[in-house]
């Protein structure tokens, strides 16, 4: 000290979430030991059962009962056994004193003088304790008790006789007390207070005991402790709680109290309190502290201490010094128990302990030994206060389960590249070695110190002091010491993608789980389960809860509002916050000091003591605060004065759509008349409705009426803001300059409060030309309750009342001073002045510094700073609901919460997209030429159909595609028949034969099976060669091209797509690659924060066009000889053409003109060839998870008598049908017949075959040449000549069928190709739409090859002859580059996404009604009880029953109000892969979009 998570990525903004701490915790796993400390947080729920307050005989009368002692009586005596006598120790009960008001428990109530702090008290009180003063004489009457009886179930209550006291009542004395009355003096804080009395009157006391030490008692004073009451201050949340209050506030006068006081009561005023929260409502014991925190603060109040407050729930009161009393009393109220039913009892929030509630919280333990309390002279007795032990890892601390050594890196387990090797791991094992602990034995403490008894000794003789003896230990035979044994007795939990330390392998297959947050899991999961390994902490280890911290995320320290959430629509203005210069005073704020306080513990520090620690003691220190008192006087404030610069008035120029009233205008717009004229107008994309022969539209006059001011005009004026425009009067107000006469801080903000406040709305009365919600029609549409059109009502306009909102925007609250400038401009001012420059005040532009995420903002600040208000605090839900308040209504104001999600958003950025733009380009269009589409056949594919109709391509980038050759095979399907080491190879064992070749049977073959023939080398074993057994290692065209390699295809031969350095931005990133010209080209030139570079483009290669060199066989022949019907046919030749090698050539090179360059233009020249000549290879970074596991490879998965393998048939060739890609045609630019002439690449021995026969022919039998510039295919064909046919379904056209054959092959039925002779089918140029193509191209025309036995080739691949036509030109489609805008997209527009409606889940609003809770009015009744009154009874009096007032808990009634649960039904909200219906937003989102309103 942070760190994940919004995005393709980035900055911010912002919320969720995690690391840490703690804790009276609970749960899961595990568990050896000690020490401290700690343990109902829930039901203030009920309690069973025990104990938790008594003592005192030295106050008493007394003896049930226990010990004891004497004595008497009685069983004849003793013994012994009953008995009687309080004598004695003592003591149950009972009078009597003093305790019970402490100790202890819980935290319901209380928002309070209740707590905490700090004062008062001239308004108090105080047993026992101290100190001092003074007294205690002297009578009496009763009564519990025992006793006797009466009644009752008890519990108890009566009645009678009898006693006693330190109980209880008189008499006496008495003041320093207490009450009256008078005087004096002192003091003070108002009211008063104190003291001396020689001051007067009047009231009040007492008590014994006794061991003779003493202890007790009565008045009184001071003290001490304890407590009463008052005050200041500080103490939660809610304003959707805004008014409360009649003992309420005050006086007077009483009464009460230990005292003050409306505490209480009668009169008299009519106040008291509150926006500095009164009243009400909720919650809640309060502090010291405690956790967290850097701190400030935040949560919290078990243990421990102080106060309070309460005891079943409510009231009362009584004794007492003290109570309205936890183990006391009466009364009501609930609940429990006894019970004879007539009445009683009770009160664990004291200790244990029961049940209940809950996740959850101990033992019906010991002991009074210390400490402390109560009585008591004491001794002593009583204490669930305490101390102590038991029980629970709940929590802090400590200890420990061993240490050294030990590598064949052992076995086992896990990986894995697989038989080697990592890793468990020095870990084991095995050597040595300690003993903490642990189990056994023995020893063994402190904690006890003082006091009492009991002695001694000293005194000041009161008693203190010192001093000897002597008694007491529960925990405990504990702590601890010492021996003996033996590694012996002792480790786990939770993680392991990232945040966050730790990785592999199996299973599983969006299942089954994980999961704090992100997310993980659809067949190779480090995320799920399991192992293995590791990583953290360890007698613990993970989870959950809560809470502080992070969170600067409520910001006082320390936050912000232009666009992220946020500035009020505006302006006056009230409290109240702030406040200009200056003199004096003063001292409230400040600030020093100095004194009480701030309990003790905690905390923090320095020591000490338990074996350390944690724990415990001293000490110091802090305890930031309260109070007081002395002094400072700068600052704030407060007063008395004084100033002029804020602020205002003044005089005086000018200024403007500034408001409110009236009055005029002239244009346009409908409408009326009339005139002229006639068939249309109108309106749209194009159309209709509508108007219009009753005469419209146009067009002229005239007249009406309402509304609104063109032009000027302008990032120009005015206004506070909404707003404000013809022209003109009149009324009002403004700011600004200029002077600087006057006033003298009069000033800023400004929480409620008042006013103004576009549109639309809303009431009345008026107007109503245009327009135009609502509403008709007409169009477009799938629909069209829009958008276009025709019409049209309320508005729209005036006057008064309403209302109160808006993207009411500068999305920027007012106000002051400060901080570069440079332009434009409006109105003053200075100046003669139009030039120039200065000053004010405004209204814009750029811009340094600064600021800001950034965009921008920049003296008109969003900068520096200052004072004030107002607003924010994740998205939705929701500006809704409820309640108020206001409104005539619409509706405004103020404004939650449940639920839900991890975002939700701001500025940039880099692509994509856009029915946005600019520039360019491509057969893209257009311009032409030809096709498809229609028809017939072929041939693919899609469906159908089959036992199969094998698989793969499916927009452009599948469909004459993988296929460059399916009858069998191929062949992968289907039937059916066989094999299982296997159709083929290889190793090793092992038996067997030679191999091998004929010929058989069975069968459909494959296979089975039989006969015959038939070796070699070596003595042999064996070797070679084949078969069969058995093994290892096969086999798959099974599946996944979404696991993959290679190879393709598209964009596309499009001109793009990077780097390095630098700079420039917080970054993502950008520059560089832009710009202007150019180009086929990111081709070049110029300009330039870039400057150079890669990949690609171009060139380098091939091939074709001219030309030279060299070379000439089998290609050639010009010369020049032979020869032949004819031919380079032969000698020859190296010229030609050719054929291959190798050079040249073409560079905008040269010339004009344009241009800075680059380059372009030209009937240019020269050239075979001109601006890339023409054609071919050659495909950047990448897209499409684009195609291929069936072409080859290859990773996981599956098949193994079968998904392998042979074999034989059969399919892949079906056929209602739809589609692509072709072919032949539909003819006269053809058709047939006949003659004629011209190629050029490829190929051939299993092959091309020349000649010759035969055949109409496909061929067929013979023959020859050529392993090829030599021989053959080979006659090219379209063309040309000549003849025919004459526009017809024809002499086009050739499908289809019948026959008859030829060939290839083991076979041409399924399913072959040609070859005659018949046969003649649809089709007469093809809808909508739609392909090629730019020049030797298009169209046309034939020839070759490869596959191949043969061929379904009309396909695919080449060759060559014949060869046009058009292009203005980029507006339009498509497709692409570049540049810029906008975007809510980025799986990128086949995006994103919005509402209704269906389903299903969840929480809430609203409701007839229904059930309840707290407080509160009003009456009614009213216990116990105090007080007060009081004739009868009692008593001699005092005084007592008893009745009776008045006040109450508590019941009752009644109306209300709030406030909670539940509901039929309803209303909207949320969430929730793959519903409907549309397409509303994002791009000009296809009608720009949004606010406000009907």
């Nucleotide at each position: 000290a942070g760190a994940g998570u919004u995005u393709g990525a980035u900055c911010c903004u912002g919320g969720c979430u995690c690391a840490g701490g703690a804790u009276g915790a609970a749960c899961g796993c595990u568990a050896g030991c000690g020490a401290u400390a700690g343990g109902c947080u829930u039901a203030a729920c009920a309690c069973a059962u025990g104990c938790a307050a008594g003592u005192c005989g030295a106050g008493g009368g007394g003896c049930a009962u226990c010990a004891u002692a004497a004595g008497g009586g009685u069983a004849g005596c003793a013994a012994u056994a009953c008995u009687c006598u309080g004598g004695u120790g003592g003591c149950g009960a009972c009078c009597g004193g003093c305790g019970c008001a402490c100790g202890g428990g819980u935290g319901a109530g209380u928002a309070a003088c209740a707590c905490g702090u700090a004062u008062g008290c001239a308004a108090c009180c105080u047993a026992c304790c101290c100190a001092u003063u003074a007294c205690a004489g002297g009578g009496g009457g009763a009564u519990a008790g025992c006793c006797c009886g009466u009644u009752g179930a008890a519990a108890g209550a009566c009645g009678g006789a009898u006693u006693a006291a330190u109980a209880c009542c008189g008499c006496a004395u008495a003041a320093c007390a207490c009450a009256g009355g008078g005087a004096u003096g002192c003091c003070g804080c108002a009211u008063g207070g104190c003291a001396a009395u020689a001051u007067u009157u009047g009231u009040u006391a007492a008590a014994g005991a006794g061991u003779u030490a003493u202890c007790g008692g009565u008045a009184a004073u001071g003290g001490a402790u304890g407590g009463g009451c008052a005050u200041g201050c500080g103490u939660u949340c809610c304003a959707u709680u805004a008014g409360u209050u009649a003992g309420u506030u005050g006086g007077c006068a009483g009464g009460g109290u230990a005292a003050c006081g409306g505490c209480c009561u009668a009169c008299c005023a009519a106040g008291a309190c509150a926006u500095c929260g009164a009243u009400g409502g909720a919650u809640a014991g309060g502090g010291g502290u405690u956790c967290u925190g850097a701190g400030a603060g935040g949560a919290a109040g078990g243990u421990c201490c102080c106060c309070c407050a309460c005891a079943c729930u409510g009231g009362u009161a009584c004794u007492g010094a003290g109570a309205c009393a936890c183990g006391g009393a009466c009364c009501a109220g609930a609940c429990u128990c006894c019970u004879a039913c007539g009445g009683g009892a009770g009160g664990c929030a004291g200790c244990a302990g029961u049940g209940a509630g809950g996740a959850a919280u101990a033992u019906u333990g010991g002991u009074c030994a210390a400490u402390g309390g109560g009585c008591g002279a004491g001794a002593g007795c009583c204490u669930g206060a305490a101390c102590c032990a038991g029980c629970c890892a709940a929590a802090u601390c400590g200890c420990g389960u061993g240490a050294a050594g030990g590598a064949u890196g052992a076995c086992g387990g896990u990986a894995u590249u697989a038989u080697g090797u990592a890793u468990u791991g020095u870990a084991a094992a095995c050597u040595u070695c300690u003993u903490u602990u642990a189990u056994a034995a023995g020893g063994g403490a402190a904690u006890a110190a003082a006091a009492a008894g009991c002695g001694g000794g000293a005194u000041u003789c009161g008693u203190u002091c010192c001093u000897g003896u002597g008694u007491u230990g529960u925990a405990u035979g504990u702590a601890c010491c010492u021996u003996a044994u033996g590694a012996a007795u002792a480790a786990g939990c939770a993680u392991c993608g990232g945040c966050u330390a730790a990785c592999u392998c199996c299973g599983u297959g969006c299942c089954a789980g994980c999961a704090g947050c992100c997310g993980c899991g659809g067949u190779a999961a480090u995320a799920c389960g399991g192992a293995g390994g590791a990583u953290g902490c360890g007698a613990g280890c993970g989870u959950u809860a809560u809470u502080c911290g992070g969170a600067u995320u409520u910001a006082u320290u320390g936050g912000g509002u232009u666009u992220a959430a946020a500035g009020g629509g505006u302006g006056c203005g009230u409290a109240g916050g702030c406040g200009g210069u200056u003199u004096a005073a003063u001292a409230a704020g400040u600030c020093a000091g100095u004194g009480g306080u701030g309990a003790a513990a905690u905390c923090u520090u320095c020591a000490a003591g338990c074996u350390c620690a944690a724990c415990u003691u001293g000490g110091a220190a802090a305890u930031u605060g309260c109070c007081a008192u002395u002094g400072a006087a700068a600052c704030u404030g407060u007063u008395c004065g004084a100033c002029u610069u804020g602020a205002g008035u003044g005089u005086g120029a000018a200024c403007g759509a500034g408001g409110u009233a009236g009055g005029c205008g002239g244009a346009a717009u409908u409408c009326g008349u009339g005139g002229u004229g006639u068939a249309g107008c109108g309106g749209u994309g194009a159309a209709a409705u509508g108007c219009a022969u009753a005469g419209a539209u146009a067009u002229c006059a005239c007249g009406a009426a309402g509304a609104a001011c063109u032009c000027c005009a302008a990032u120009a004026g005015c206004g506070c803001a909404g707003g404000c425009a013809g022209c003109u009067u009149a009324c009002c107000a403004g700011g600004c300059c200029a002077c600087a006469a006057c006033u003298g801080a009069c000033g800023c903000u400004g929480a409620g409060g008042c006013a103004c406040g576009a549109a639309a709305g809303u009431g009345u009365g008026g107007g109503u030309a245009u327009c135009a919600a609502a509403c008709a029609g007409g169009a477009u549409u799938a629909g069209a309750u829009a958008c276009c059109c025709u019409g049209g009502u309320a508005g729209u306009c005036c006057a008064c009342a309403c209302a109160g909102u808006a993207a009411a925007c500068g999305a920027u609250g007012a106000a002051u001073a400060c901080u570069a400038g440079c332009u434009g401009u409006u109105u003053g001012c200075g100046a003669u002045a139009c030039a120039c420059a200065g000053u004010a005040a405004g209204c814009g532009g750029c811009a340094c510094a600064g600021c800001g995420a950034a965009a921008g903002c920049g003296u008109u600040a969003a900068g520096u700073a200052u004072u004030c208000c107002a607003c924010c605090u994740g998205g939705g839900g929701a500006g809704u609901a409820c309640g108020c308040c206001g409104g005539c209504a619409a509706c405004g104001g103020u404004g939650a919460a449940a639920c839900u999600c991890a975002a939700a958003g701001g500025a940039a950025u880099u692509g994509a997209c856009g029915g946005g733009g600019g520039c360019c380009c491509g057969c893209a269009c257009a311009a032409g030429c030809g096709g498809a589409g229609g028809a017939a056949c072929a041939u693919g594919u899609g469906g159908u159909u089959u036992a199969a109709u094998u698989c793969g391509a499916u927009g452009a980038u599948a469909c004459g595609c993988g296929a460059g050759g399916a009858a069998c095979c191929u062949u992968a399907c289907c039937c059916g028949g066989g094999c299982u080491c296997g159709a083929a190879c290889g190793g090793c064992a092992g038996u067997g034969g030679a191999a091998u070749a004929u010929a058989g049977u069975g069968g459909a073959a494959a296979c089975a099976u039989u006969a015959u023939a038939g070796c070699u080398a070596g003595c042999a074993a064996u070797a070679g060669c084949c078969g069969c057994u058995g093994u290892c290692g096969a086999g798959g065209u099974g599946c996944u091209g979404c696991a993959u390699g290679g190879u393709u295809g598209u964009c596309g031969u499009c001109a793009g797509c990077u780097c390095g350095u630098g700079c420039c931005g917080u970054g993502a990133g950008g520059u560089g690659u832009c710009g202007g010209c150019u180009u086929a080209a990111g081709u070049g030139c110029c300009a330039u924060a870039a400057c150079g570079a890669g990949c690609g483009c171009a060139a380098c290669c091939c091939u074709u066009a001219u030309c030279g060199a060299u070379a000439g066989u089998u290609a050639c022949u010009a010369a020049c000889a032979g020869g032949u019907u004819a031919u380079g046919c032969u000698g020859a030749g190296g010229a030609c053409u050719c054929u291959a090698u190798u050079g040249a050539g073409a560079c905008u090179g040269c010339c004009a003109c344009c241009g800075u360059a680059a380059g372009g233009u030209g009937u240019g020249a020269g050239g075979a060839a001109g601006g890339u000549g023409g054609g071919g290879a050659u495909g950047a970074c990448g897209u499409c998870a684009a195609a291929u596991c069936a072409g080859c490879a290859c990773g996981g998965c599956c098949c193994u008598u079968a998904c392998g393998u042979c074999c034989g048939g059969g399919g892949c060739g079906a056929c209602a049908c739809a589609c692509g890609u072709g072919u032949u045609a539909c003819a006269a630019u053809g058709g047939g017949a006949g003659g004629g002439a011209c190629a050029g690449a490829a190929g051939g021995u299993u092959g091309c075959u020349a000649c010759c026969u035969g055949g109409u022919g496909a061929c067929a039998g013979g023959a020859u040449g050529c392993u090829a510039a030599u021989c053959c295919g080979c006659u090219a064909a379209a063309c040309c000549c000549u003849c025919u046919c004459u526009c017809a379904g024809u002499u086009c056209g050739g499908a289809u069928u019948g026959g008859a054959g030829u060939c290839u092959g083991c076979a041409a039925c399924u399913c072959g190709a040609c070859u005659c002779c018949a046969u003649g089918a649809a089709g007469c140029u093809g809808g909508a739409u739609u392909c090629g193509c730019u020049a030797g191209u298009a169209a046309u025309c034939g020839c070759g090859c490869a596959u191949c036995a043969g061929c379904c080739a009309u396909g695919g691949c080449g060759c060559g002859g014949u060869g046009a036509a058009u292009a203005c030109g980029u507006u339009c489609c498509c497709g692409g580059g570049c540049c810029u805008u906008g975007u809510a997209c980025a799986c990128a527009c086949c995006g994103c996404c919005c509402g209704u409606c269906a389903a299903g889940c969840c929480a809430u609003g609203g409701a007839a009604g229904c059930c309840g809770g707290g407080g509160g009015u009003a009456c009614c009744u009213g216990a116990a009880g105090u007080a007060c009154g009081u004739a009868a009874c009692c008593g001699u009096a005092a005084g007592g029953a008893g009745c009776g007032u008045c006040c109450u808990a508590g019941g009752g009634u009644a109306a209300a109000a709030c406030u909670g649960g539940u509901a039929a039904c309803u209303g909207g909200g949320g969430c929730u892969a793959a519903g409907u219906c549309g397409u509303a937003a994002c791009a000009a989102g296809g009608u720009a979009a949004c606010c406000g309103u009907a």